[in-house]
RNA sequence: CUGUGAAAAGCCAAACCCCGAGUAAUCGGGGGACGGAAAACCACGGGUCUUAUAAAGAUAGCCGGGUUGCCUCGG
Numbered sequence: 001c002u003g004u005g006a007a008a009a010g011c012c013a014a015a016c017c018c019c020g021a022g023u024a025a026u027c028g029g030g031g032g033a034c035g036g037a038a039a040a041c042c043a044c045g046g047g048u049c050u051u052a053u054a055a056a057g058a059u060a061g062c063c064g065g066g067u068u069g070c071c072u073c074g075g
Stems, first nucleotide, its partner, number of pairs: 001075003005071001011036002016031006034061001040067003044064003047059005
C1' cells in the first nucleotide's frame, strides 16, 4: 500500500424506563444491551416517516453512494 471479516481487548448502543426539547416524525442526557467492523461523519440518489400542507423537517441502526478510521488474518 492492498484484500478479507472468524474473533472482540478497547469502542458504539436497539427495545424499554426516567428527565428534557419539539405540533410531530424524532432528538439530547442518564439507566439499559438487541445488536454493530464503520451502528464514525455527510441527506447526494432511492425508500420510509412527520407536519402549522409550504416545501419544510426526521431517519446515516432502511438501502445505495461519498469521506475518514480501529482491530484481526493474509498478500
A computed fold for a 75-nucleotide RNA from a Deltaproteobacteria bacterium, annotated as c-di-GMP-I-GGC riboswitch aptamer. It was read from a public genome assembly, where an Rfam model found it. Its Rfam family is "c-di-GMP-I-GGC riboswitch aptamer". Its family is annotated with cyclic-di-GMP binding in the Gene Ontology. Lineage of the source: Bacteria > Pseudomonadati > Myxococcota > Myxococcia. Its mean pLDDT, the model's own confidence on a scale to 100, is 79.